This is a predicted structure of a 76-nucleotide RNA (transfer RNA) from a Rhodospirillales bacterium. Its Rfam family is "tRNA".

RNA sequence: GCGCCCGUAGCUCAACGGAUAGAGCACGAGACUUCUAAUCUCGAGGUUGCAGGUUCGAUUCCUGCCGGGCGCGCCA
Numbered sequence: 001g002c003g004c005c006c007g008u009a010g011c012u013c014a015a016c017g018g019a020u021a022g023a024g025c026a027c028g029a030g031a032c033u034u035c036u037a038a039u040c041u042c043g044a045g046g047u048u049g050c051a052g053g054u055u056c057g058a059u060u061c062c063u064g065c066c067g068g069g070c071g072c073g074c075c076a
Stems, first nucleotide, its partner, number of pairs: 001072007010025004018056001027043005049065005
C1' cells in the first nucleotide's frame, strides 16, 4: 500500500430500514438477614467511532475519515 471484518451503556453483547436503542454483568438505593454473601425490587447510565449522503424514516444502506483485528504485498 491492497483486501476482509469489527466499532452500540463502565464491560460482554442484542436490535427485519419503521414508534421512545435493549439484555446480562457491574454501579447506586431499598427489602430480606444478627452481620456479610446470596436472593428480590427499583433506579441511574447512550454524540449507536466522526463527518456527510440516500430515504417520509438510518444502529441498519452508500461515501470519506479515525481507531482496532486478520490476511496479502512492497522496501530494507